[in-house]
RNA sequence: UUCUUAUCCAGAGUGGUGGAGGGACUGGCCCUGUGAAACCCAGCAACCAGUAUUAUUUUAUAAUACAUGGUGCUAAUUCCUACAGCUUAUAAAGCUGAGAGAUGAGAG
Numbered sequence: 001u002u003c004u005u006a007u008c009c010a011g012a013g014u015g016g017u018g019g020a021g022g023g024a025c026u027g028g029c030c031c032u033g034u035g036a037a038a039c040c041c042a043g044c045a046a047c048c049a050g051u052a053u054u055a056u057u058u059u060a061u062a063a064u065a066c067a068u069g070g071u072g073c074u075a076a077u078u079c080c081u082a083c084a085g086c087u088u089a090u091a092a093a094g095c096u097g098a099g100a101g102a103u104g105a106g107a108g
Stems, first nucleotide, its partner, number of pairs: 001108008013041001015040003021031003027080002042074003047070003050066007078100001083097005
């Protein structure tokens, strides 16, 4: 960097360092010197591995629990939205799907 697949309306900080940006991208709307990004600590969760128990059992599979290891995450639904369509007399509003993106696992 590409492909496959699962998930994305839950959860998590009155901490330390730092010192001006951040929310991928479009248009919005927001966060931010009452301290942004980043790093550390702390925490959340349970995707993969691991351990234990139970069930079925030949290998093994499934469920539950733990949170030991590998990731991930800790404003707002992936903050909303972009493309196609539906509800609707219109607007507003709502809904569905796709696309894009993020993360895990696997493969090249």
Record summary:
The RNA shown here (SAM riboswitch aptamer (S box leader)) has 108 nucleotides and comes from Clostridium collagenovorans DSM 3089. It matches the Rfam family "SAM riboswitch aptamer (S box leader)". About the family: The SAM riboswitch is found upstream of a number of genes which code for proteins involved in methionine or cysteine biosynthesis in Gram-positive bacteria.